[in-house]
Molecule: c-di-GMP-I riboswitch aptamer
Organism: Desulfobacterales bacterium
RNA sequence: GAUACGAAAGGGCAAAGUUGCCGAAAGGCAGCGACGCAAAGCCACGGGUCUAAAGCCGAAAGGCCAAGACAGCCGGGUUGCCGAA
Numbered sequence: 001g002a003u004a005c006g007a008a009a010g011g012g013c014a015a016a017g018u019u020g021c022c023g024a025a026a027g028g029c030a031g032c033g034a035c036g037c038a039a040a041g042c043c044a045c046g047g048g049u050c051u052a053a054a055g056c057c058g059a060a061a062g063g064c065c066a067a068g069a070c071a072g073c074c075g076g077g078u079u080g081c082c083g084a085a
Stems, first nucleotide, its partner, number of pairs: 005083002012037002017032006035072001041078003045075003048070003055064003
């Protein structure tokens, strides 16, 4: 120094809940809040999950559908702090 790995230190992120805003919704952003996290940084590439506005079907009720969403569901890709065993 590299890879694997995860002790310490300094720092980082922030689940549920809640308030406001955006959104048809799923969900997102910001504040409060910490369940947890060594990639809980980033990318929807594979699988999966959620929603169903538009569209299609239907007499209606409703059904189907992602070009919407989830990276804190699992893989994969990519970048990165520290350095005990």